[in-house]
RNA sequence: GAUUUAUAAAGAAGAGUGGAGAGACAGGCUCUAUGAAGCUCUAGCAACCUUCCAAAGUAGUGGAGAUGGUGCUAAUUCCUGAUCUGCCUAUGGCAGAAAAUAUAAAUU
Numbered sequence: 001g002a003u004u005u006a007u008a009a010a011g012a013a014g015a016g017u018g019g020a021g022a023g024a025c026a027g028g029c030u031c032u033a034u035g036a037a038g039c040u041c042u043a044g045c046a047a048c049c050u051u052c053c054a055a056a057g058u059a060g061u062g063g064a065g066a067u068g069g070u071g072c073u074a075a076u077u078c079c080u081g082a083u084c085u086g087c088c089u090a091u092g093g094c095a096g097a098a099a100a101u102a103u104a105a106a107u108u
Base pairs, nucleotide, nucleotide: 001108002107003106004105005104006103007102008101013042014041015040016039017038021031022030023029025081026080027079028078043073044072045071048069049068051064052063053062054061077100083097084096085095086094087093088092
């Protein structure tokens, strides 16, 4: 890098450095010199893996904890977005799925 599975309407900040961008991409719309991104330190959130207990023994589960491995800490993944299905007050609107994106684990 690729594939598969699961989750994504919740939650969670300060300081130093830095000096103009950032929110994946496109269109919007927001945040930002009352300092953006990046980097460092501390703090916090969460519960995918690791840990413990119970259950199970093809697959598959529930609870506890937060040491370790990640991850995350503006706005529903900020909103919409190829495509499909259903409904309605029907050249429009609503809902769902899929796709895309992000995170984790496994395989390669």

About this RNA:
A computed fold for a 108-nucleotide RNA from an uncultured Cytophagales bacterium, annotated as SAM riboswitch aptamer (S box leader). Of the family's consensus pairs, 88% are formed in the model. Model confidence (mean pLDDT): 81 of 100.